Predicted 3D model of a 114-nucleotide RNA (c-di-GMP-I riboswitch aptamer) from a Gammaproteobacteria bacterium. Of the family's consensus pairs, 94% are formed in the model.
RNA sequence: CUUCGACAAAGGCAAAUCUAGCCAAAGCUGGAGACGCAAAGCCACGGGUCCUCGCUUCCUCCGAGAAGCCAUGGAUGACUCCCCGAAGGACCCUAAGACCGCCGGGCUGCCGAU
Repeated sequence: CUUCGACAAAGGCAAAUCUAGCCAAAGCUGGAGACGCAAAGCCACGGGUCCUCGCUUCCUCCGAGAAGCCAUGGAUGACUCCCCGAAGGACCCUAAGACCGCCGGGCUGCCGAU
C1' cells in the first nucleotide's frame, strides 16, 4: 500500500414511530427515539422503487399552472352499509421530482488484532 474486518479501542451514523416545520406528493429539515450500519460518508452515473392531486373559479401560458374549498364523517370483526357534500381525488405509462438505509458503479475516509 492492497485485501480483509475483531466480543479491541476511540469516535461516528440512525430504521420504524412520535413531534415541529416545508412540499401537490414522493420526500426533505430540526427535535425525541434506536432497527440496524465498517463506508448507513459523498455523487442520482446504470438498473430499480416511489410520487405526480378531487371539486369550483380564473387564464394571451390549458399545464405535474394559480387561488379557494372538501370528510383522516358514522356503523360493523370483516364484507359492506348509512349520512352530508360541487368535490373526500380509478388504473397504467412518460418527462420532471424523490430515494445512495434497494443493487451496481465512481470519489473520499477512522482504527488495525487488544
Background
The prediction has a mean pLDDT of 77.